[in-house]
RNA sequence: GCUAAUGUAGCACAGUCGGUAGUGCACCGCCUUGGUAAGGCGGAGGUCACGGGUUCAAGUCCCGUCAUUAGCU
Numbered sequence: 001g002c003u004a005a006u007g008u009a010g011c012a013c014a015g016u017c018g019g020u021a022g023u024g025c026a027c028c029g030c031c032u033u034g035g036u037a038a039g040g041c042g043g044a045g046g047u048c049a050c051g052g053g054u055u056c057a058a059g060u061c062c063c064g065u066c067a068u069u070a071g072c073u
Stems, first nucleotide, its partner, number of pairs: 001072007010025004019056001027043005049065005
């Protein structure tokens, strides 16, 4: 230099044919306990890497950029 994959909550990841962004762990509150852990109930937390395009509507489709990983030279 070229090619491909990946980028979504603090962490690990889902998200189907484009139609209200979710799960687990962690965090906060409450219940339970003599107290902790475990368990139960509830809650908060998102520029879907960044910029543009298509569309009534984009995490999803298209283009570019950046980062990481792998391969090729």